The RNA shown here (transfer RNA) has 74 nucleotides and comes from Candidatus Moduliflexus flocculans. Taxonomically the source falls in Candidatus Moduliflexus (Bacteria, Candidatus Moduliflexota, Candidatus Moduliflexia, Candidatus Moduliflexaceae).
RNA sequence: GCGCCCGUAGCUCAGUUGGAUAGAGCGAAGGAUUCCUAAUCCUUAGGUCGGAGGUUCAAGUCCUCUCGGGCGUA
Repeated sequence: GCGCCCGUAGCUCAGUUGGAUAGAGCGAAGGAUUCCUAAUCCUUAGGUCGGAGGUUCAAGUCCUCUCGGGCGUA
């Protein structure tokens, strides 16, 4: 250089054929329970879905460019 894959919450990830409010587990904060802790249960916060542009009534999802990471190849 060329080809392929990945990028979604603090971390690990799901997200089907483009469609209803963007989710789960862990973690965090608050609360319940307990003599205290742990465990368990409840509630809450936390996201420009890597970035920009395009298509569309509608984009995490499709297209183009670009950034970062990984693998292969010479």